Predicted 3D model of a 71-nucleotide RNA (transfer RNA) from a Pseudomonadota bacterium. RNAcentral holds the sequence, with entries from ENA. NCBI's taxonomy places the organism under Bacteria, Pseudomonadati, Pseudomonadota. Its Rfam family is "tRNA". The family's RNA type in Rfam is transfer RNA. Model confidence (mean pLDDT): 81 of 100.
RNA sequence: GCCGCUGUGAUGUAAUGGUAGCCUGCUUGCUUCCCAAGCAAGACGCGCGGGUUCGAUUCCCGCCAGCGGCU
Numbered sequence: 001g002c003c004g005c006u007g008u009g010a011u012g013u014a015a016u017g018g019u020a021g022c023c024u025g026c027u028u029g030c031u032u033c034c035c036a037a038g039c040a041a042g043a044c045g046c047g048c049g050g051g052u053u054c055g056a057u058u059c060c061c062g063c064c065a066g067c068g069g070c071u
Base pairs, nucleotide, nucleotide: 001070002069003068004067005066006065007064010024012022013021018054026042027041028040029039030038047063048062049061050060051059
């Protein structure tokens, strides 16, 4: 330098055009003498910028980052 793949809360991972789910974690409450466990509630997300579309996490283009391959 070229090609391919991936990018979703703090973390791991679903969702192939129609309100983004789940696990762990976090916060608050209940329970307990205390802790843990358990129960209930809550906060926190589609890498960035454009395009297509009535509507984009999803399709297209560019950029960035990571991984792999070729030279």